[in-house]
This is a predicted structure of a 546-nucleotide part of an RNA (large-subunit ribosomal RNA, domain I) from Criibacterium bergeronii. Its Rfam family is "Bacterial large subunit ribosomal RNA".

Context: one part of a larger RNA
Formats: sequence, C1' cells, structure tokens
RNA sequence: AGCAUAAGGUGAAUGCCUAGGUGAUUAGAGCCGAAGAAGGACGUGGCAAGCUGCGAAAAGCUAUGGCAAGGAGCAAACAUCCGCUAUAACCAUAGAUAUCCGAAUGAGGAAACUCACCUAAUAGAGAUAUUAGGUAUCCAUAAUUGAAUAAAUAGAUUAUGGAAGGGAACACUGGGAACUGAAACAUCUAAGUACCAGUAGGAAAAGAAAGAAACAUCGAUUACCAAAGUAGCGGCGAGCGAAAUGGUAACAGCCCAAACCAGAAGAAGAAAUUCAUCUGGGGUACGGACUACCAUAAAGUAUUGGAAAACAUAGUCGAACAAGUUGGAAAACUUGACCAAAGAGAGUAAAAGUCACGUAGACGAAAUGCAGACCAAACAGGUAGCAUCCAGAGUAAGGUAGAGCACGAGGAAUUCUGCCCGAAGAAAGGGGGACCACCCCCAAAGGCUAAAUACUACUAAUCAACCGAUAGAGAAAAAGUACCGUGAGGGAAAGGUGAAAAGAACCCCGGGAGGGGAGUGAAAAAGAACCUGAAACCAUAUGCUU
Repeated sequence: AGCAUAAGGUGAAUGCCUAGGUGAUUAGAGCCGAAGAAGGACGUGGCAAGCUGCGAAAAGCUAUGGCAAGGAGCAAACAUCCGCUAUAACCAUAGAUAUCCGAAUGAGGAAACUCACCUAAUAGAGAUAUUAGGUAUCCAUAAUUGAAUAAAUAGAUUAUGGAAGGGAACACUGGGAACUGAAACAUCUAAGUACCAGUAGGAAAAGAAAGAAACAUCGAUUACCAAAGUAGCGGCGAGCGAAAUGGUAACAGCCCAAACCAGAAGAAGAAAUUCAUCUGGGGUACGGACUACCAUAAAGUAUUGGAAAACAUAGUCGAACAAGUUGGAAAACUUGACCAAAGAGAGUAAAAGUCACGUAGACGAAAUGCAGACCAAACAGGUAGCAUCCAGAGUAAGGUAGAGCACGAGGAAUUCUGCCCGAAGAAAGGGGGACCACCCCCAAAGGCUAAAUACUACUAAUCAACCGAUAGAGAAAAAGUACCGUGAGGGAAAGGUGAAAAGAACCCCGGGAGGGGAGUGAAAAAGAACCUGAAACCAUAUGCUU
C1' cells in the first nucleotide's frame, strides 16, 4: 500500500408521510372606481424584526343577530388585562373611522413630498398656526356676464349631472405580421392567427326576411349533431372548404319615420297664404291612412310600483359498546351486545359504524343581498270596402379601384367601401349565382329585443389508474422573498424529535464547544446538527498478501 471482516464517522439517497400543488366536475358570482379603485408608502402591539389585520378612533370602534367559558392573530414565555350564563373572545350582517401616494383632480413634483388660495371654526394682542370644507380637465344642460363692433357672437364665470383609471379569460370593432407549408419560390399558405388600439357586458354579437327554396313549401337569430371532407375553390399545387335540408337545444316578438288629426310658437308676405319646426294622438307587412260597421274587455306583456314563500351570507339538533388479553398506548385480538334515512371522511398514544368531529335526516336569520309566485297601474281590439294618400335618396343601380363571401376575376351573382355618376314611386321596386323571358319569393336605404351559446380572475362543494419535497406551481417555509442586473428583466435554496416537551433537574471532565453519569420516554443507536439513514469518502481494530 492493497484486499477481507468487524464495529464506527461523514453523507444524504431510499422508504413512509403531507401541511402544498395539478387537472377536472357541479353550482354560485361575474365587476371595482371622484362617496377616491386596483396597487402601494408610512404608521399601528406592554416588550414587536417579519407576516397577517387595521388606519392618528390604527391586531381595532358601534349596532344587530349567532355562539359562548374561556380569551388578548401567526407565536411560545414574561408582564398587564378582559370574561365566566351573558355588553369577554370568536362568527355573520349593517355602520363609523379610514394618514400619504396612486386616474390623483388646487399648483408643482425626482410617487408616498413641497408650496398655495377661498370659506368657516378654534387659539393668539397680532403676524400666524391648527382643524373642517372647497379650488384640475373635458362633455352635456342651464343661467349670469360680455370684446374688437351697433345688434350680436367669440370669450369669461357659476350651478347641476356625467366621464376619466383598474380588471383573468370570453365578445365586438379598427389596424395587422413573419417564421412556416408549398419538400426552392413569387399567386397561395401560415391567417385575418400572433400582436397593437378602441369599446362593452355578465355575457357579447346576431336577430324578426327587399330571406331560404323550387312549382312543393318553410317562416327572426344563436348553438349542437348529421348533410360532408360532399358541392365547389385552388401555381386545379400545397391546401382551403360551404349551403339548402333533416334532427335537437332554446324560443318572443316589437317600436319608430310617413300618410291623417289636434295644438303651440316662429319666418316671409300688404293680405289670402306659404315655408320650416316642435308637442300630443294615429300608425308599422295579417300593410296602414281614409270611409262604413261591430266591440269597449279578456288572454297577454320585455314597462312602473308593491310583494309571500324560497335561496345566499352566522348557526342548531343529530342513533348506537362493554369486558377480558397483548402492549408504553387499543381503535388490534377474544367474547357477548347495539344503531343504521347515519358502514362518506378525517381525528383520537396502533387498525373505531356505536370515543370526539362529523355523516343520513331534520331545523334556523334581527340585518343585507338575490329572485319575483302574486297584486295594482299602464299598454293593448276586430270586420268589410279599395277611389285617393303614405310606406326610410345623393339611397338602390351603373362605371372604376379594392375588400368580403368556402368561391384566388372567373360565366361571378349576392354583401361592404373610396372616387365618378345616379333611378323608380306599389301598374313602381329587390331577389331566385352572368344575362333575358315566364313563374315564384320578398319589402332595402330607421331602431329595439330574453333564452339556448363563449369564458373563469373569484366563491363553495366534490372528484382523480394526478404529484409526493431534484416531484407537484417559480413558491408545502419571511417566495416573486433572498440574491443578480443601470434597466427591461432574471430568480433560488430551504419539509419530518416525540403520542405528549415529558426538550434532559442534579453531579462529573472541560475556558467553551462537546461529552460521561443521573433522570424522562415504548424507544435517546428519537437529544433538538433530532423518522428511516444506502453509496461515494474517512479513520480504527484484526487477519491475509506484497
């Protein structure tokens, strides 16, 4: 020095565990903000660094309700207090308070700071100080005032109301890539995707036919299944890709403009009258006005007001077991019982239907919210006639240039837009995939509309051939922390004594660290560097080899 064996050290794997995650399901809820949000800064405790809570009324104040014998958060100890049968604590609901920054809004500003003005109160002789309220901008409405400039207008001021900013995804609108695919690449694709901007809601959008069809008809929209990877489109390449129709889900239809009637005030005109406007009625595709006749109240309603039960936000009741044995401990085992609308689950010194929490089942709200059975108001009718009147104009259509339709200019309809042009008037007009005829369907150029559909930051309950501490979230812990970076940004490591601290009084060695006894405990080879404790690595003892 090597090998082997023994009993150790170090080390942290492994096993077991779970306080935290992951992914779903079913419900709920779906907005917050000038009454100052989201997010922060700084404070706030007897001692108080962090987290949490709260705001100079500061781990809290008040009221109401629930529960209650114990409490003063995580978080032990000390100190000092509160409470013990109902003003403790705790939980719920509604209030009060809520510094400074932040849309931040009196002005400024390098966020959490500086400096003003107006009104009132308090203190002071006063200067002044403190407290309370106000003073940004834009828009709408109204009023007061008011230039050059006579009337007026611009402007100024004031009052009332609104806006602004934030938010996970979902929605609509305006913009809008490239990588990529085409085995290169340019039309094409990726894709109207990513991304940017705007706007809104709990959903949004769409929506009551100038529709779809085919000689038969259907009857708003939306979503799903089929039709169908079909018909088509396509350097007919890569690829893109319908609809009718059938079956489901859910269903809901309405209001204006106009004709006509009545009223108001205005302009022009000598006047008759004309023009433009406003208000009320009327009326809206089963067309209406108009004329005639009937009815005058019922079904209904998305409008307005009231409103029961229920539900949500605290809670309450809730069956049934003992003994012996082993053990540190019984829930294990043995014997004998019991409950069950409850044998889901998790806890208790080990494996519990009957120990404790629960579970099945039953019950409960002063207050707030949700929802709206029901009640009331308001709205709200039909038949015939068909002469006259009305029925959305710089619109439809056309040309041109584009876009969008599954459809790439194509035979290219239908839809939308820029520019140019530009109708008709219900005997008129639009559509039925160029166009024409016949036939059929519809009523553009105004508007509203629940449900079925999409999503989940958030709340509750439940589930898992999901993870189990190098996994699962980056984060089971002071985690978006420490730390790194000028900054945008990047971003960790770190879990386990024991059933219970019973966390080792006392003695000994030592300066201490540490250790040896003693004691606790089932166990200390569970001693806080604490469950198990592999390997690498280290040294000790013995044997063998060189």